The part of an RNA shown here (small-subunit ribosomal RNA, 5' domain) has 524 nucleotides and comes from an uncultured bacterium. The coordinates come from a structure-prediction model, not an experiment, and the mean pLDDT is 82.

Context: one part of a larger RNA
Order: sequence, then C1' cells, then structure tokens
RNA sequence: GGAUGAACGCUAGCGGCAGGCCUAAUACAUGCAAGCUGAACGGUAAAUAUUGCAGCAAUGCAAUAUGAGAGUAGCGUAAGGGUGCGUAACACGUAUGCGAUCUGCCCUGUACAGGAUAAUAGCUCGGGGAAACCCGGAUUAAUGCUCCGUAAUAUAUUGAGAGGGCAUCCUUUUAAUAUUAAAGUUGCAAAAUGGUACAGGAUGAGCAUGCGUCUGAUUAGCUAGUUGGUAGUGUAACGGACUACCAAGGCGAUGAUCAGUAGGGGAACUGAGAGGUUGAUCCCCCACACUGGCACUGAGAUACGGGCCAGACUCCUACGGGAGGCAGCAGUAGGGAAUAUUGGUCAAUGGAUGCAAGUCUGAACCAGCCAUGCCGCGUGCAGGAAGAAGGCCUUCUGGGUUGUAAACUGCUUUUGCCGGGGGAUAAAAUUCCCAUGCGUGGGAAAUUGAAGGUACCCGGUGAAUAAGCCACGGCUAACUACGUGCCAGCAGCCGCGGUAAUACGUACGUGGCAAGCGUUGUCC
Repeated sequence: GGAUGAACGCUAGCGGCAGGCCUAAUACAUGCAAGCUGAACGGUAAAUAUUGCAGCAAUGCAAUAUGAGAGUAGCGUAAGGGUGCGUAACACGUAUGCGAUCUGCCCUGUACAGGAUAAUAGCUCGGGGAAACCCGGAUUAAUGCUCCGUAAUAUAUUGAGAGGGCAUCCUUUUAAUAUUAAAGUUGCAAAAUGGUACAGGAUGAGCAUGCGUCUGAUUAGCUAGUUGGUAGUGUAACGGACUACCAAGGCGAUGAUCAGUAGGGGAACUGAGAGGUUGAUCCCCCACACUGGCACUGAGAUACGGGCCAGACUCCUACGGGAGGCAGCAGUAGGGAAUAUUGGUCAAUGGAUGCAAGUCUGAACCAGCCAUGCCGCGUGCAGGAAGAAGGCCUUCUGGGUUGUAAACUGCUUUUGCCGGGGGAUAAAAUUCCCAUGCGUGGGAAAUUGAAGGUACCCGGUGAAUAAGCCACGGCUAACUACGUGCCAGCAGCCGCGGUAAUACGUACGUGGCAAGCGUUGUCC
C1' cells in the first nucleotide's frame, strides 16, 4: 500500500447494488415452513335450494342437488431449505473402469388386461383410562389384500450351433421343461387418462482403481478378520462385507502406527511473477439433524419437521403413566467486541399434487432494520476590497493573517417539500371454437401485480434541508502563541516534558481524507 462477513470512538444528507451469529452443533415460549387428489373408495353432520305429501297456518315428514372435518387408498414427504459436529478418508478434485450394478416419475417400442373370494378402517353399539390412547361386538367399499386362468425377447434348469475377447468369460441363433401379471375412472358416444409384463433411452445413484490432498520422529515399530486361499451367507452388485475351515501373511524412514488440527473443490485476497494466506456470500460434492444404536416402508432413507430402544434435559399428571426435539423462516434467553422483522405475496420463476379449475409452498420474489462494504450524487455557482467587524500573531497610533472568505448583487434548483401524470415485469398458462395422422397451428372472450401509486416524467417553491474526522519534531504533507514545568501527559519507531516545549493541554492557522474519518484485530 491492498484486503476485511469486522468491532470500537467521533460524526452523519440521499440513492443504487451487495452483505449481515465468525462466539454456545447452547437451551428454546409462540406462529408458520408438505401437502394434494371426491375424475380411486365407502360414507356424510349442520345448513341452503327445489319438488312432493300432511296441515287453515305456523310447521313437520320424504326425495333430489350442493355441502365440512375425520377415515381407507395413491403420489409426494429421500426434493427444496439449514448447519459444518464429525471426517486426514476413495471424503473431495481429476482421470478411468463395471466382462460386478440398480434406477419411481419422463420418452420410444412390443404384447396384454379373463374370472373369483375373504377381510378391514370409517360409521354404529359397549367397555377401560386423569390424559395420551386402548379393547371387544356387529356391519361396509376400493386403483387396498388374496386366489385361479392366460403369457414371453422375463427368470431358472438342461441341451445344440456361430462369432469374439481382457483372466473369471462375453455376444448371438435356437430347442425343451418349470415359474411369474394386471384396475379401473371420466364420458351419451367417440375418446381421454390410468393399469401389467418386457426391451431400449434419458436422468439419478452405487461400487472399484491411478494420481493429488495439513503438522509433529520430544510418536518407530503396527496388525488375528489382521494378509491370502477354499466353500458358503448376504447384497442391486464386487469384496473378510460376514461365517466356517486352511495357510502365515500384510503395512512401515518414499514415514506405517499414534497424536494434533481441519469439511473438500470451483474460487477469493495479495503479489510483477513464483508464491503466501483464506474457503463468508454464489455453485458442485460430502457429512450431520438433542446424544448413541437399530431397522421398517419405499425406485430411492438407515429418513431434519417418520418409527423403535437406551441416555441426558424440559413439560403435563388424578403418581398408574404420558408428551417433546428451530444446525427450516421469524423470534426469545444465554454467550459475546459483534451480526437484522415473531413483515407482504404466491404476481413472476420453480417444486408437490390433481383431467382440470385449483390447493399447498418462510423455496422464491419483495419490503423492513444496519454507513457493514462498493459505486454514484449533493451540501451551491458567478461577481464582489471599505481588503468590514471579530479572532489570532506582532517589532503595537502601525503591520500581517483568517480572506473573495463574509456582507452585498445576480443566477441555478441536483436534492428536499408540494401538486399532477405514471409504464414494464403478463409471456401467458387457463377456458371455448376450428384445423391436424402426430408434433402443433389458428381464432375468440375474459381474469390475474406482493413490490407500489414505487421507479420514472412534468410543473411549482425557495440557497433554501445537508460536514465532519484525523494530523501538523523526523520518518510524513502541514507552525505559531499561551498554559504546564521529568508534573500532568504523549508515543508506531527514534524519542518529547526538569521555566521561552513547532513532540503534553488549549486556541488560531495549516495539511490530508471526506459522509465519512481515525484506532484495533487478521492476511498478503
């Protein structure tokens, strides 16, 4: 000098764009953050409307339509969002391999969808419990469960050929036997959508390997599933991953083991570069979700707002027993030098679900707070010498300086305030109609903006609303007076202060930067 997720002191006009718990992965009140589907299913309260019946009427009864929550089922909840505890490791980066693998939704293609049964939640009846919730009886549905039939380019076993290679082998043609599937819904219909099996694709994931990846030798030896083999188990899959048996191996001064520290990368800061340092924001990967362990479901989890067990903690209790997990968004306490609102909207983008309308979405888009940073603008401009007054200095009737500075005259109006206008983000998606073999195309009608009456534009008004901080001995740009008297104090280094201190304190003046300035911490 540059940089900073900064903090502190003094000061402070505005805007744009960014950033904002670095500490206690400490504990959390409250609200919200993951639901959707009635075009899968049974069923339906209050209420409303219509119709019918009874009645003089009030009203009552019945049917139909609309109609909530709860329940079964399906998809989603493994994404998105947070944090950096752990991890020195195939975790990450890079380059490969899988002749050792899986992949819901999506796309392409082939084939298929015949029949039947038994339950169960809900509802209802009864019982237990303070509660959480639990138990029993009766009854009911499905794209829920089960059974039968059909079936191969699927799977398994046994054969027969052909081709190829990188060791186990791989690819391909073909035969026999056995096993294995399904669901409907909407619609007048046409059709649409969904279902089952297989093949291929896309996407995502898993596994393995080469190389790279901090410090310490005041850590030198480490290792029994350890290293290898055989046979099995297990897995989507290879493998001591696991089990039984057999052998005695395996790693290490090219640093094993142990200990300490640490999420990794793209990148960021600095530097002429080499290098050094860092890993906030944004993107990719990994790990974690009160602590530890475990599996279930599922295409996918060993699952942040699912489950079970144990533990610590907090809460409720009728003492028998129960409930909970903000490292989601806000917010609270605590810690700390220190870090924000218990805000608005789904308008856009994206996600889940649904035929769709739509619903949900603290993702996202916005607003609020903070000079935390970067950038931009302003706090006026021109003229004006009686060189005014005042201040300060002085060699003191005087002179110098502040200083064109002020006053005064003219001008401008960024900004501020007041009054008007005010677009884009909205493409549309959607609905309806027409055309089309399929992509799709054409037409019509309407609705929707949180930000926000904001940005921006025009007019009016009036210099009006707006400057500080640090320094002035040398390094280092900028000096005098007074006070003090080795005191009070200053100080980054050298060093100042003991009676004329350009070094302390104040004043005037001056220098530097400027809505900031200075100090402190950290890195180069």
Its Rfam family is "Bacterial small subunit ribosomal RNA".